RNA sequence: GGGCUUGUAGCUCAGCUAGGUAGAGCAAUCGGCUCUUAACCGAUUGGCCAGGGGUUCGAAUCCCCUCAAGCCCG
Repeated sequence: GGGCUUGUAGCUCAGCUAGGUAGAGCAAUCGGCUCUUAACCGAUUGGCCAGGGGUUCGAAUCCCCUCAAGCCCG
């Protein structure tokens, strides 16, 4: 230098192929249960989807550029 993959909640990931309300588990907070803690049960909190631009009535999703990480080729 060229190619490919990945980037979504504090953490691990799904959702992208086929555009239409952003989700799960863990965590945290509050409550229930318990003599108390843990476990268990319920509720709540938490992301302008790596950044920018474009297409569209509408973009995490499609297109372009950039950044970061990983792998391969030279």
Molecule: transfer RNA
Organism: Thermoplasmatota archaeon